THF (Tetrahydrofolate) riboswitch aptamer from Companilactobacillus suantsaicola, 97 nucleotides, folded computationally. It was read from a public genome assembly, where an Rfam model found it. Lineage of the source: Bacteria > Bacillota > Bacilli > Lactobacillaceae > Companilactobacillus. Rfam family: THF (Tetrahydrofolate) riboswitch aptamer. Rfam 15.1 lists 747 matches to the family in 747 species.

RNA sequence: UUCAGAGUAGGAAACAAAGCGUCAAGUGUCAAAAGAUGGGAUGUUGCUUUUGGACGAAGGGAACUUUAUCCGCGGUUUUGUUUUCGCAUUCGCUGCA
Numbered sequence: 001u002u003c004a005g006a007g008u009a010g011g012a013a014a015c016a017a018a019g020c021g022u023c024a025a026g027u028g029u030c031a032a033a034a035g036a037u038g039g040g041a042u043g044u045u046g047c048u049u050u051u052g053g054a055c056g057a058a059g060g061g062a063a064c065u066u067u068a069u070c071c072g073c074g075g076u077u078u079u080g081u082u083u084u085c086g087c088a089u090u091c092g093c094u095g096c097a
Stems, first nucleotide, its partner, number of pairs: 001097001003095003010085010020074003029053007039091005059071003
């Protein structure tokens, strides 16, 4: 120096467990602000948080009088395991020559 490769934040799916809501929170959606994002730098997509707007739902059974239980439901939350997807430029790293 050439070529090749690894690595982020995070996304998706399956299973398990514990919850929350069903008196509507959550999820999804739109806008704004902030933040963290391969080992370093710059930065995009994406992500997270906060605020605000619009939209919006599946309850039922047994017991019997007290708030609990059972079966459901929610593009529901968290955790664990497995599989899979996953940095643009540059420097660095690994391998070969």